Predicted 3D model of a 102-nucleotide RNA (Purine riboswitch aptamer) from Ornithinibacillus halotolerans.
Taxonomically the source falls in Ornithinibacillus (Bacteria, Bacillati, Bacilli, Bacillaceae).
It was read from a public genome assembly, where an Rfam model found it.
RNA sequence: GUUUAAUAAUAUAUUUGCUUUCAUAUAUCCUCGAUAAUAUGGUUCGAAAGUUUCUACCGAGGUACCUUAAAUACCUUGACUAUGAAGGCCGAAUAUCUAGAU
Numbered sequence: 001g002u003u004u005a006a007u008a009a010u011a012u013a014u015u016u017g018c019u020u021u022c023a024u025a026u027a028u029c030c031u032c033g034a035u036a037a038u039a040u041g042g043u044u045c046g047a048a049a050g051u052u053u054c055u056a057c058c059g060a061g062g063u064a065c066c067u068u069a070a071a072u073a074c075c076u077u078g079a080c081u082a083u084g085a086a087g088g089c090c091g092a093a094u095a096u097c098u099a100g101a102u
Stems, first nucleotide, its partner, number of pairs: 006102002011096006017089009026056001031047004041066002050057001058078007097100001
């Protein structure tokens, strides 16, 4: 160096899993109907709408406001889901040959 065998892995190409970050969607926003409470309170249910978009549409905290009535408002913070991009694991599968490890 070649061949064979075994073990386990590898060279290239394609596909793909998990995960991190970023971007887009959506603002965890908005609009109705019913329902419940009352300053130790401000709830609960349903529908619609929003997205080249499936799903979700709530939780925790704070401030204001309402002088006891039927109505809440604002702020902070936390994702999930869909799609795309760039990485990581050197994960998985298939194929090919010049078979790249021991």
It matches the Rfam family "Purine riboswitch aptamer". A reference for the family is Mandal et al. (2003), "Riboswitches Control Fundamental Biochemical Pathways in Bacillus subtilis and Other Bacteria", Cell.